[in-house]
Molecule: TPP riboswitch aptamer (THI element)
Organism: Paracoccaceae bacterium
Formats: sequence, structure tokens, C1' cells
RNA sequence: GGCCUCCGACAGGGGCGUCCCGGCACAUCCGGGGCUGAGAAGAACCCUUUGAACCUGAACCGGAUCAUGCCGGCGGAGGGAGUCGUUUACGGCCGUGG
Repeated sequence: GGCCUCCGACAGGGGCGUCCCGGCACAUCCGGGGCUGAGAAGAACCCUUUGAACCUGAACCGGAUCAUGCCGGCGGAGGGAGUCGUUUACGGCCGUGG
């Protein structure tokens, strides 16, 4: 400077896969690395009815990939966790300068 109401506290809900290498001979587990992602066990991240966080359908369908919910479909389908506070700025986000 611009845009915006996207904010806070507490409480609650949720997911964590895939491929390679090593520790071992498979599996499990641990360590390192690659991929996607907000997050791949972090006192983090995301979501909380204004609910596409996440789960179910699903060992689903199509496409791509070394591989995988990696992308799209399914699908605004069904399920899914809340109260209080703030109330146009002394707040949030973005850009720029010091």
C1' cells in the first nucleotide's frame, strides 16, 4: 500500500503411504535416500456442522508411474469432531521499502 473477515482460546476429530539401499536370509522393525502432500510419528500438521480434515463404498473404475489414493472419476454420494470470545481493527492475508 492492496485485499479481506479468512481471527483467537480451550476442547475435540483425523491421517501417516509408496519405491530403493543398508542393518539381517524373507517378514517385521530400525537407519538413510527418492516420490506425492499441509503433514509420511511431528509435542508437528490438517480439520471441527459455514464440516472435501478424515472414514466408508474400495482388494472399485480410468490414466500415469520404478511404485503408491500419484492424478482424475466415484462425489456435494453416505458417515464425520464444538463451545466460548473478538466484531471492521491495536485483526488476518499478500506485496513493497527500511